[in-house]
RNA sequence: CGGGAAGACGAAGAUGUCUGCUAUCCGGCUUUUGCCGGGUAGAGGAAAGUCCGGACACCACAGGGCGGGAUACUUCCUAACGGGAAGCUGCAGCAAUGCAGAGCCAGCUCCACAGAAACAAACCGCGAGGCGUUUCCAUACGCUUCGCAAGGGUGAAAUGGCGGUGUAAGAGACCACCGGUGGCGGCAGUGACGCCUCCAGCCAGGAAAGCCUUAUCCGGUGCAAUGCCAAAUAGGGAAGCUUGCGUGGCCCGCGCAUUUAGCUUCCGGGUAGGCAGCUUGAACCCUUCCCCGGAAACGGGGACCCGGGUCGCGAGACAGGGUCCAGAUGAAUAGACAUCAGCCCGCGCAAGCGGGUGAACAGAAUCCGGCUUAACGAUCAUCCCGGGAG
Repeated sequence: CGGGAAGACGAAGAUGUCUGCUAUCCGGCUUUUGCCGGGUAGAGGAAAGUCCGGACACCACAGGGCGGGAUACUUCCUAACGGGAAGCUGCAGCAAUGCAGAGCCAGCUCCACAGAAACAAACCGCGAGGCGUUUCCAUACGCUUCGCAAGGGUGAAAUGGCGGUGUAAGAGACCACCGGUGGCGGCAGUGACGCCUCCAGCCAGGAAAGCCUUAUCCGGUGCAAUGCCAAAUAGGGAAGCUUGCGUGGCCCGCGCAUUUAGCUUCCGGGUAGGCAGCUUGAACCCUUCCCCGGAAACGGGGACCCGGGUCGCGAGACAGGGUCCAGAUGAAUAGACAUCAGCCCGCGCAAGCGGGUGAACAGAAUCCGGCUUAACGAUCAUCCCGGGAG
């Protein structure tokens, strides 16, 4: 210099002026609604997808089983996880590094095309016996019965490799070595696993994102949860009055009715609308110390137990400080300018001068931990391969 690999961090400054938005506090005015002035606060690393895990709320629920779903090497982290960290084994890569991960020695099923056959295989082939033909034998050929996985051929895959013994021909049939698998033991490791010695011919494939087996976990619905307040209109109920009927000669009174009609008052339910839930929480920032991971940058976890101490009435709390940080629902969080920093480019020995730049993905709606996807860099710290120069 070129090519590549992987890990972190951050989301962009400060001050001022002007114009606006939302929430809240204070003051003034206003019957109220509200208006005016001032102060304070005001999006993200992914707020996104809504894919996992929880908190929280309601509903359901003796206990057990069947069924269903998710996950699947090991150890650790965690409230939990299908997440993360470090490692193990296998595969890929020259390497940095990346990807994958229970079980086809329970049973069943499947394995395109080709091939005789895709699991306990005879197409070609090798060999033995019988029969027939050739010329009696030998040989050759044909038919037939049987043995054989050594060779050929097909295929992604055909029963471990290689040498020997053996045999009619062959074969882990047997033997040595190598490889694999399984087992006893030893060493190292928390463990997955690794290394070593010995033993067993155990060596007849693959697929579990096939059914399935094993182990662990899982009730359902989601803040439009849930609780509360509650208008107008219409309708429901109760009481009273007017009214009607009965009793009665009449009035009062009493009784009945409201499907004869109407008025008044009250009650309860639901709707519109509103309030709570709602943001103090597995919270955040600074400093110190400890543990873990890492080459580093940095990240994660913790400051527990015992004794003593401090605080608190107490249950209890405590490393030391500091902070409160959107809670609006047709939904605010914006825009412009100036100066100074920062960075980039050019000029210059330098001081400095001039110009440029402030972007991308994207916009909270109950909250938190992850994953995935999108996208930017003016940040930090590395590694591998190749080439050149000193």